RNA sequence: AGUCCGCCGGGUGACCGCGGCCCGAGAGGGCCGAGGAAAGUCCGGACUCCACAGGGCAGGAUGCCGGCUAACAGCCGGGCGGGGCGACCCGACGGAAAGUGCCACAGAGAACAGACCGCCGAUGGCCCCACUCACGACGGGCACAGGCAAGGGUGAAACGGUGGGGUAAGAGCCCACCAGCAUCCCGGGCAACCGGGGUGGCUAGGCAAACCCCAUCCGGAGCAAGGCCGAGCAGGGGCGCCGGUGGCCCGCCGAUCGAGCCCCGGGUAGGCCGCAUGAGCCCACGGGUAACCGUGCGGCCCAGAUGGAUGGUCACCCAGGAGCCGCAAGGCUCCGGACAGAAUCCGGCUUACAGGCGGACU
RNA sequence: GCCGGAGUAGCUCAGCUGGUAGAGCAGCUGAUUUGUAAUCAGCUGGUCGGGGGUUCGAUUCCCUUCUCCGGCU
Numbered sequence: 001a002g003u004c005c006g007c008c009g010g011g012u013g014a015c016c017g018c019g020g021c022c023c024g025a026g027a028g029g030g031c032c033g034a035g036g037a038a039a040g041u042c043c044g045g046a047c048u049c050c051a052c053a054g055g056g057c058a059g060g061a062u063g064c065c066g067g068c069u070a071a072c073a074g075c076c077g078g079g080c081g082g083g084g085c086g087a088c089c090c091g092a093c094g095g096a097a098a099g100u101g102c103c104a105c106a107g108a109g110a111a112c113a114g115a116c117c118g119c120c121g122a123u124g125g126c127c128c129c130a131c132u133c134a135c136g137a138c139g140g141g142c143a144c145a146g147g148c149a150a151g152g153g154u155g156a157a158a159c160g161g162u163g164g165g166g167u168a169a170g171a172g173c174c175c176a177c178c179a180g181c182a183u184c185c186c187g188g189g190c191a192a193c194c195g196g197g198g199u200g201g202c203u204a205g206g207c208a209a210a211c212c213c214c215a216u217c218c219g220g221a222g223c224a225a226g227g228c229c230g231a232g233c234a235g236g237g238g239c240g241c242c243g244g245u246g247g248c249c250c251g252c253c254g255a256u257c258g259a260g261c262c263c264c265g266g267g268u269a270g271g272c273c274g275c276a277u278g279a280g281c282c283c284a285c286g287g288g289u290a291a292c293c294g295u296g297c298g299g300c301c302c303a304g305a306u307g308g309a310u311g312g313u314c315a316c317c318c319a320g321g322a323g324c325c326g327c328a329a330g331g332c333u334c335c336g337g338a339c340a341g342a343a344u345c346c347g348g349c350u351u352a353c354a355g356g357c358g359g360a361c362u
Numbered sequence: 363g364c365c366g367g368a369g370u371a372g373c374u375c376a377g378c379u380g381g382u383a384g385a386g387c388a389g390c391u392g393a394u395u396u397g398u399a400a401u402c403a404g405c406u407g408g409u410c411g412g413g414g415g416u417u418c419g420a421u422u423c424c425c426u427u428c429u430c431c432g433g434c435u
Stems, first nucleotide, its partner, number of pairs: 001362008010317007018033006035339001039350002042348005047222004059218005064078005079093001080091004094213002099211002101207003116152002118148003123145002125142004131136001160178006179203001181200008226273004235264005241258001242254004280300003283296005318337001320335006363434007372387004381418001389405005411427005
């Protein structure tokens, strides 16, 4: 000067105050009281209700290999590719020779392509020429047909690279080496893959965070889930009260939609549970490279509100910054401690974070 | 708490199967008019909310983050 891993993220005391639990008749007392992210709600589960014989389609997610885990898009280890002098870091890393689609502009041509400049013009055509009555060979020219893709140029990308042969000029057209592909064999590894050898045709563009194909996984909703109790008002039923008929009672009719008492179901307000002992934390030992797992009669109990508590003041100390004095050691004064904040719980990821500490390594 | 949706010019919105971003209103300049409005012609104006990735190329596809809006008792 850097790289990686882990941790802390103010402390103590006094006074006032807040939420929960326990003791107490009361007054009061005792104990506990935010985080590494409680956040974003991006994944995965537990739990609860609904749906469900089984299978398929649709839709979604994941995607090198092995392991861990309740599960995961997480973690650990390995492989391959890329970056860095290095410690180390990064990777949505299956399939483009199953099919469809896209590749703007530029450029001749953009996917079984193409010829602008250029090269050639062997072959065919035209012109000139020796000799000649003539045809017209050899030679020279034109660049008309035609051939080529080496070089230039365009582009993000132009249909293997280098060298030699070959040719009119050229070209995997042929050959050697190299790269890459397919396939077979041998060795190592659980595997991804690595190392070596043979054969083949000379070459296969990119994009799947385009559709798609392959493999694996996934039912839906969410604690405002859901369960129990339950006023008041309204509703249903019963008893009995009032009037008429009548001597009286039952009965019937009426009035009342009337007041009283009792019962009933659904269920609102509201209350209680869910809801804090759990995939729990710490320690020791053992297994494993590690993630992680197992054992202990080891220790601990660690917020639980429902308009939602966890705060404020003062003093001292600990980091830090600024100013002044001093040669210096140091002293004095002032400022001042990030991000943020539980709401069913747990495992991850991501994002925010002043400052500080420890370890390993280049 | 749980679950959904949207950010593009000063304002309101298009643009969705990737190819370099437009429309209306507003603004400015000129014409017309004695002058204004209306009308006509032209022009200006964009970190596509921020960052990163895939790709030759991203408003568009993917990840992350910020802001705003809505639903459920």
Two RNAs folded together computationally: RNase P RNA and transfer RNA, 435 nucleotides in total. Rfam match: Bacterial RNase P class A. Its family is annotated with ribonuclease P activity, tRNA processing and dimeric ribonuclease P complex in the Gene Ontology. By type it is a ribozyme. The prediction has a mean pLDDT of 79.